[in-house]
Predicted 3D model of a 75-nucleotide RNA (transfer RNA) from a Clostridiaceae bacterium. Its Rfam family is "tRNA". Gene Ontology term of the family: triplet codon-amino acid adaptor activity.
RNA sequence: GCUGGUGUGGCUCAAUGGCAGAGCAGCUCAUUCGUAAUGAGCAAGUUGGAGGUUCGAUUCCUCUCACCAGCUCCA
Numbered sequence: 001g002c003u004g005g006u007g008u009g010g011c012u013c014a015a016u017g018g019c020a021g022a023g024c025a026g027c028u029c030a031u032u033c034g035u036a037a038u039g040a041g042c043a044a045g046u047u048g049g050a051g052g053u054u055c056g057a058u059u060c061c062u063c064u065c066a067c068c069a070g071c072u073c074c075a
Base pairs, nucleotide, nucleotide: 001071002070003069004068005067006066007065010024011023012022013021018055026042027041028040029039030038048064049063050062051061052060
């Protein structure tokens, strides 16, 4: 330099054009003599960034950033 992949709550991951979700973690309440467990609820996201297409973009297109893998050239 080229090619491919990944990027979404604190963490691990879903959602492949039509209301952004789950598990774990956190907080509150219930339960218990108390703790754990269990149950109910709450909070936490500019979906890496910018632009485009579309009535509508996590999803499609372009550029870009970070990380991973492979290939090639030069030194």
The coordinates come from a structure-prediction model, not an experiment, and the mean pLDDT is 81. The RNAcentral record of the sequence draws on ENA.